Predicted 3D model of an 87-nucleotide RNA (c-di-GMP-I riboswitch aptamer) from Desulfotomaculum sp. Rfam family: c-di-GMP-I riboswitch aptamer. Gene Ontology term of the family: cyclic-di-GMP binding. The model forms 95% of the base pairs in the Rfam consensus. The source organism's lineage runs through Bacteria, Bacillota, Eubacteriales, Desulfotomaculaceae and Desulfotomaculum.
Formats: sequence, C1' cells, structure tokens
RNA sequence: UUCCGAUAAAGGCAAACCUGCUGAAAGGCAGGGACGCAAAGCUGCGGGUCUAAGGCAUUAGCGUGCUAAGGCAGCCGGGCUGCCGAA
Repeated sequence: UUCCGAUAAAGGCAAACCUGCUGAAAGGCAGGGACGCAAAGCUGCGGGUCUAAGGCAUUAGCGUGCUAAGGCAGCCGGGCUGCCGAA
C1' cells in the first nucleotide's frame, strides 16, 4: 500500500413509525425515534424501480392509456473519496 473486516477502540449514519414544512405525485427537508449499516459518505453513468404535473393518444364528457425533463444512492453494478487495524 492492496485485499480483508474483531464480540477491539474512538467516533459516524439512521429503517419503520410520529409531528411540522415542502412537492402534482413519487419523494425531499427538519425534529423525535432506532430496524439496521464498514462506505447506509458523494455521484442518476448502466440496469432496475416509483411517480405522471406537463405532453401525446383516446373519450360526448368524467375518465383511461403511454411518456421523465421528476425521484429512489438503505435494489444491483460502475466511478470518486474516506475513519480504525485484530486475524
């Protein structure tokens, strides 16, 4: 230094759920809360997946269908960075 990851040490993050704010929604943010996490730090690059405001199609209309330019990094990969050091 790389791989690796302890019933180690010091710290870190925070699922569900609740409250408030925000958003068309999915979701996000803040507070509470801990199921878990060695990258559960960052990045929508590939796949996957969620939503469908707008757009398009359809309809007499209500609606219905398709669609990401919106999301998810705690779904799987890729890229970038990083704490500790037993075997």